[in-house]
Molecule: Fluoride riboswitch aptamer (crcB RNA motif)
Organism: Rhizobiales bacterium 62-47
RNA sequence: AAUGUUGAUGGGGAUGGGGUCCCCCGACAACCGCCGCGAGGCUGAUGACUCCUACCGGGCG
Numbered sequence: 001a002a003u004g005u006u007g008a009u010g011g012g013g014a015u016g017g018g019g020u021c022c023c024c025c026g027a028c029a030a031c032c033g034c035c036g037c038g039a040g041g042c043u044g045a046u047g048a049c050u051c052c053u054a055c056c057g058g059g060c061g
């Protein structure tokens, strides 16, 4: 440098980052929120716990 074979340490869990745990998927995948005929409306930065950041509401200085 070339050829062949095997292989995931990989990916994901409705908007950001870290840690722990849980679950799912194997790239043809997991995943990509809910209600409503429509217009339009609703919750949340988590899969769960926790911390930070952002956002929302209230109070005090």
Stems, first nucleotide, its partner, number of pairs: 010025004016052006033042003